c-di-GMP-I-GGC riboswitch aptamer from a Nitrospirales bacterium, 85 nucleotides, folded computationally.
């Protein structure tokens, strides 16, 4: 450095509920644990979701723009412990 134990110390916190913010996706705080060896941080690429715009008889879809999701994937940065290899 890779790696990840029936190890040790711990950490985070899904769904759901309550309050608040937001047009919305969603976010914040408290409760709560499905899980996580990076479920720590970063929207660079993809993917998904929301809103707007265009078009259209209506609905839906494509393109474009704005935003969201890091617990969707890839990638980047930092990091506790130390079994077997």
């Nucleotide at each position: 450095c890779c790696c990840g134990a029936u190890a040790a110390g711990g950490g985070c916190a899904a769904a759901c509920c309550u309050a608040c913010c937001g047009u919305g996706a969603g976010g914040u705080a408290g409760g709560g644990a499905c899980g996580c060896a990076a479920a720590g941080c970063c929207a660079c690429g993809g993917a998904u979701c929301a809103g707007a715009u265009u078009g259209a008889c209506u609905c839906a879809g494509a393109c474009u723009c704005u935003g969201a999701u890091g617990g969707c994937c890839g990638g980047g940065c930092c990091a506790c412990c130390g079994a077997a290899g």
Description:
The sequence was found by an Rfam model in a public genome assembly.